[in-house]
RNA sequence: GACGAACGCUGGCGGCGUGGAUUAGGCAUGCAAGUCGAACGGUAUGGACCUUUCGGGGUUCAGAGAGUGGCGAACGGGUGAGUAACACGUAGGUAAUCUACCCUCAAGACGGGGACAACCCAGGGAAACUUGGGCUAAUACCGGAUGUGUGUAGUGGCUAUUUUUCUGAUUAUCAUUAUUUACGUAAGUGAGUAAUAAUAAGAAGGGAAAGUGGUUAUUACAUAAAAGGUGGCGUAAGCUGCCGCUUGGGGAUGAGCCUGCGUCCUAUUAGUUAGUUGGUGAGGUAACGGCUUACCAAGGCGAUGAUAGGUAGGCGGCCUUAACGGGUGGUCGCCCACACUGGGAUUGAGAUACGGCCCAGACUCCUACGGGAGGCAGCAGUCGAGAAUAGUCUACAAUGGACGGAAGUCUGAUAGUGCGACGCCGCGUGAACGAAGAAUCCCUUCGGGGUGUAAAGUUCUUUUAUACGUGAGCAGUGUCCUUUAUAUUAAUAGUAUAAGGGGAGAGAUAUUAGCGUAUGAAUAAGCAACGGCUAACUCCGUGCCAGCAGCCGCGGUAACACGGGGGUUGCGAGCGUUGUCCGGAAUUACUAGGCGUAAAGUGCAGGUAGGCGGAUAAAUAAGUUUAAGGUUAAAGGCUACGGCUUACCCGUAGUAAGGCGUUAGAUACUGUUUAUCUGGAAUGCGGUUGAGGGAGACAGAAUUCCUGGUGUAGCGGUGGAAUGCGCAGAGAUCAGGAGGAAUACCGAAGGCGAAGGCAGUCUUCUAAGCCGAUAUUGACGCUAAACUGCGAAGGUGUGGGGAUCAAACAGGAUUAGAUACCCUGGUAGUCCACACAGUAAACGAUAAUCACUAGGUGUUGGGUUCUUAAGAGGAUUCAGUGCCGGAGCUAACGCGAUAAGUAAUCCACCUGGGGAGUACGUUCGCAAGAAUGAAACUCAAAGGAAUUGACGGGGACCCGCACAAGCGGAGGAACAUGUGGUUUAAUUCGAUGAUACGCGAGGAACCUUACCCGGGCUUGAAAUGCAUCUGACGUAUUCGGAAACGGAUAUUCCCUACGGGGCAGAUGUGUAGGUGCUGCAUGGUUGUCGUCAGCUCGUGCCGUGAGGUGUCGGCUUAAGUGCCAUAACGAGCGCAACCCUCAUCGUCAGUUACCAUCAGGUAAAGCUGGGGACUCUGGCGAGACUGCCAUCGUAAGAUGCGAGGAAGGUGGGGAUGACGUCAAAUCAUCAUGCCCCUUAUGACCUGGGCUACACACGUACUACAAUGGCAGGAAACAGAGGGAAGCAAUACCGCGAGGAGGAGCAAAUCCCUAAAAACUGUCCCAGUUCGGAUUGCAGGCUGCAACUCGCCUGCAUGAAGUCGGAAUUGCUAGUAAUCGCGAAUCAGCAUGUCGCGGUGAAUACGUUCCCGGGCCUUGUACACACCGCCCGUCACACCAUGGGAGUCGGUAACACCCGAAGCCGGUUGCCUAACCGCAAGGAGGGCGCCGUCGAAGGUGGGAUUGAUGACUGGGGUG
Repeated sequence: GACGAACGCUGGCGGCGUGGAUUAGGCAUGCAAGUCGAACGGUAUGGACCUUUCGGGGUUCAGAGAGUGGCGAACGGGUGAGUAACACGUAGGUAAUCUACCCUCAAGACGGGGACAACCCAGGGAAACUUGGGCUAAUACCGGAUGUGUGUAGUGGCUAUUUUUCUGAUUAUCAUUAUUUACGUAAGUGAGUAAUAAUAAGAAGGGAAAGUGGUUAUUACAUAAAAGGUGGCGUAAGCUGCCGCUUGGGGAUGAGCCUGCGUCCUAUUAGUUAGUUGGUGAGGUAACGGCUUACCAAGGCGAUGAUAGGUAGGCGGCCUUAACGGGUGGUCGCCCACACUGGGAUUGAGAUACGGCCCAGACUCCUACGGGAGGCAGCAGUCGAGAAUAGUCUACAAUGGACGGAAGUCUGAUAGUGCGACGCCGCGUGAACGAAGAAUCCCUUCGGGGUGUAAAGUUCUUUUAUACGUGAGCAGUGUCCUUUAUAUUAAUAGUAUAAGGGGAGAGAUAUUAGCGUAUGAAUAAGCAACGGCUAACUCCGUGCCAGCAGCCGCGGUAACACGGGGGUUGCGAGCGUUGUCCGGAAUUACUAGGCGUAAAGUGCAGGUAGGCGGAUAAAUAAGUUUAAGGUUAAAGGCUACGGCUUACCCGUAGUAAGGCGUUAGAUACUGUUUAUCUGGAAUGCGGUUGAGGGAGACAGAAUUCCUGGUGUAGCGGUGGAAUGCGCAGAGAUCAGGAGGAAUACCGAAGGCGAAGGCAGUCUUCUAAGCCGAUAUUGACGCUAAACUGCGAAGGUGUGGGGAUCAAACAGGAUUAGAUACCCUGGUAGUCCACACAGUAAACGAUAAUCACUAGGUGUUGGGUUCUUAAGAGGAUUCAGUGCCGGAGCUAACGCGAUAAGUAAUCCACCUGGGGAGUACGUUCGCAAGAAUGAAACUCAAAGGAAUUGACGGGGACCCGCACAAGCGGAGGAACAUGUGGUUUAAUUCGAUGAUACGCGAGGAACCUUACCCGGGCUUGAAAUGCAUCUGACGUAUUCGGAAACGGAUAUUCCCUACGGGGCAGAUGUGUAGGUGCUGCAUGGUUGUCGUCAGCUCGUGCCGUGAGGUGUCGGCUUAAGUGCCAUAACGAGCGCAACCCUCAUCGUCAGUUACCAUCAGGUAAAGCUGGGGACUCUGGCGAGACUGCCAUCGUAAGAUGCGAGGAAGGUGGGGAUGACGUCAAAUCAUCAUGCCCCUUAUGACCUGGGCUACACACGUACUACAAUGGCAGGAAACAGAGGGAAGCAAUACCGCGAGGAGGAGCAAAUCCCUAAAAACUGUCCCAGUUCGGAUUGCAGGCUGCAACUCGCCUGCAUGAAGUCGGAAUUGCUAGUAAUCGCGAAUCAGCAUGUCGCGGUGAAUACGUUCCCGGGCCUUGUACACACCGCCCGUCACACCAUGGGAGUCGGUAACACCCGAAGCCGGUUGCCUAACCGCAAGGAGGGCGCCGUCGAAGGUGGGAUUGAUGACUGGGGUG
């Protein structure tokens, strides 16, 4: 896009079309084929007249129904079951045929006869129907005459055609003779030329004979009819018209038969056919013919697909498409077939007959049970089945048909109407104006926006609707009357034809179309969609639920995707959905695809059919091509014009397409024929190469085994072992022997072969390639279905052989296990011969052949040539075999003269993944199995190449307290602290591998505090707006209470312009408040990889692209730090540097610091004057840069117990953290979206809890002791900090914590402040003079308060612990270790944290390994990225399918039996009008009987196909 559609929602009108697609299922009822009295006899009945004995009789007119007869009924109408076929289409043939009615031509139409219906009488039967007797007519039936003619047979002429034969230019072969030439010494051989003879063939033209057909003439025989009907004239005889009749010729129409070509799928259908194929004779037909029959022959069809099976009416056309094609065959038209199923004939011009007959069968109906009747796939209608398809309508008015002379009759053909939005086309449901824009509703950032000129309102219109009126055309033939002309005729009659005039009648549709008037916006809008494809967006609800979905996919609490609302978009009396077909799909590729890796080259060769094929010339004209004319029905399509108001629709005209056949030309190409050629191909000659193949013989090394010698304890094997062998003598070694298999080195990117494959040496047989010069043949070629052969390893059969190795098997190990990898053994097999098998990643994953198209470099086999003393070497050319590479090709990878390039020919093969190389069937095989080879079902992917990452028990390089080398710890004990767990009213919350756990917390007795119990509050503890009221608020005292809180008493405002305002309180209302949830909605902040060296950009270049390059490589560095190289050149964030601090020096400045010199002074003291030297303080500078030297290096740089320097190679330390990762942490610092609570999840208070305790873990402290403890003594040496609600000195009290007291100090001035380790003495290795937990008593301090639950002191007590299992941690120098000091927090509370200094080591060979990281490379089926992906069994559910003892059906054949109707044949039974006969009888006919054939039916064994089946096999999905 389309549809004979259906379903859902909705529905105003008209026109034109269209409507049982399924059960060719069954059918009630009505209708669908009759007509003619001008072919015939005649009746019921009715009318008129006459007559009558009143019962009737007669005459005449009209005359239904029925009957005889004629024509029609074979058309028209329906359906598509069957049919794969001369059924259909197209083009031809019929010299092999028929044709009623119709037209035309010719001739005729004479004379007789006998019946049968109707009717009457008598019977049978329920009915259908039927029997007997009697009468009768015809255009019914039957003889005879005539014969223009026709048919058959014969004869003659003309003509066409076929066959045979004669002539005949010429050609070929062979023979003889003569002769030419090439080679050869010659013999001779090869190739020609000419003549003669023979044999064979033979064009055009011509002649003869025979056959067949046509035509014409003639002879013989045979063969016809209705004196009919109806008119006219005429007294009549008769004449004449029309209709009909007979014979024949022609035409037209229709039909039969034959032929070429075209016409679906399956090879898992490969052979088929006996009247089959042909012939002869006969029969039969309208006609040819095996159409039928007898005989004879053995043919016919088939890979160009016979036969069989499945499916199907064919075509014009219709739908789609750019076209080629693909699909389809409803309506309309042509043809065919069928008429309940099967068979059969009759009649007829025509049938094997839809509304006829006979028989058989199934079904239905009637019945008196004896017997009968029926056929809607005609029009309506009904039931059934179905998703689904209409009225038991009107009319013959028109068109057409049958009959008729006509009027006319009949006509479910047809014309119309009804029903159905089933389709196409057209119209309408109103039009104009109308707000910066009502209301409702929706959204909102609350400002507004949308619905929206939409509505309302104002002014119009009236298609449509309703009512009424008016009103075409479809109707003209014909018929009747009349006039004229012509023909016929004797005729002016009649009849026919033509022309003119006139009359009557006839309309189904139809209450028509159209037109007019009236009324009034009045009577008329829905459906689907809105994530992308695809035009159109928001809110609410829901919360992986409910649901959506064409594909991708959406939904798990902010859904543009579900449902609803609003809005929008699309189409519109329709809109969506479903189904089917074509398109897009170049996705079966004819036009127009592919096959190295995506699906796809047979394992290789030979070769048949087939396909294709070199050069030159001639002939022909099959293909090809040009022209002409024929056909291709109409309708349809296209174009133009016209008619319905337009359109759809219809009419008229034109035109087109391709096909088929005919005729005449052309001849380039292809084909065919003929002649020639050498370039393709092949053969001969000469060389040459090789693991090419077959057979035989031989050789040496090695393994194993046997024998003997020597000899002694192990051997063997592995990662390490064990099994195994060995004192009965192994292994080792020497000698001898046996046997089988394989051939080291040479050896290679090497060689050979068609492939598989081929390796010691020699002999023999055999095949092939290459090279060289050139001789011969003359296209002999290429490819290759079918077919044939070869074909690794493994396997099979028979017979040998058996050394090694070695499936199976056994043992030993390994392991969680180990039916494996490893080890020790070991049988088939491995080897040979003969058979089979026929497959491999049989691979170059690349079929074969031929031609063309840049190079470079190896190598193998030949040739030529140059050079060379000789090996060797150079150049070139053929044939192989490798690598690199240009153009070109390719999706890329890559290929690249050995093509995957450019062209040609031919073959095989492919068409999404799985199911499946499976099932069934067939072929082959001894078997294993091989070959051929599906479907159901299921998925939306499977796959290729390349890219970036990540990963690897891959590789290369490098770094780090990563390992190693060391020092000290932790893990064991006790205690402290944090966590888990448990417990609890609560033990608030968070952090949880590294990157939580002395973490948030730098300090929980109350407070903090978020938790729990209890008590009280509700605009609230704190903030703010408004309204109303009040004048306080506060302070003091007192009562209740655990407090919060509540009650009482006392005291008590300010300003003013007098309106009010300020302040405070109370009440009410907006609102507050939340450490409530979500860190997976967020901001900010932080951890970690990691202070690792990385992460990127611009421009350019490369790539189809993702991307790459830069950023890689070499060297170097702590460093992507630099240098060199380089299709890259630069740049940014990181690194480094800049910043702070420590170390040295200079300079400036010196108080509270310092004190060398000078002076003063003390018990002592920089204490004082003074000084600015020193230390120090703190400002400004200097200094270090591989700068210098040596060596190495291109450079960058490295090295040096080199220099100089306080410091040397980033001097030490700090701050500083790239792009990003972990949905990392935090909603409880803070901020914040959404949700939740609002007399509570808010706020206040008392008490309690966060401090619990069978246990587990982390981090610290103290120890276990002598490098130590204790004591005493004496004497020293720091740094950095802090101090006013503070630090606090001297002197006093206390054993002590501390108390009392208060000089000094807001600090280089005073205070904290004493440094401690160090030194001396003692203890003497013990659970101790170690260790200090725990507990008791007594005290101190802080603080409202020390019970839960603080710290400290004294005395007493004196636990575990004697250096710590597995596993594990920190540290590279002023570091570790060790010693003390300070600060923050803080009323008080430090083993924690952050700082400070004192003393002060050991070790680093080095980068194999562990961990982490960086860069390069490689593989990948991973990308949530190895904590990835993913395989198979088992269990469960569902689905389709194979096998299956069988069971039940269908279909087509075969054999036999039976044998209806009927045609044909026979017939001695019976019957018989016409003709013959005087008669008897005959001819002819009928019935009956018999025979052949013969449908249905029966029996039987098979074939094929479908359904089903206990059980069973695998497969798919979850």
Overview: Predicted 3D model of a 1518-nucleotide RNA (small-subunit ribosomal RNA) from an uncultured bacterium. Rfam family: Bacterial small subunit ribosomal RNA.